[in-house]
Molecule: transfer RNA
Organism: uncultured archaeon
RNA sequence: GGGCCCGUAGUCCAAUGGUAGAACACUUGCCUUGCACGCAUGAGAUCCGAGUUCGAUUCUCGGCGGGUCCA
Repeated sequence: GGGCCCGUAGUCCAAUGGUAGAACACUUGCCUUGCACGCAUGAGAUCCGAGUUCGAUUCUCGGCGGGUCCA
């Protein structure tokens, strides 16, 4: 330098173009003498910009970052 893949919550993963969801972690409450476990509850995210579309996490283009292969 070139090809391919990926970028969503604190972490790891989902999501036929139509209200972004789960697990662990975290908050609060219950339980306990107390902690843990367990139960209930709550908060928390689409890498950036542009385009297509009534509507974009999803499709297209560019940028940024990461991985892998080739040179």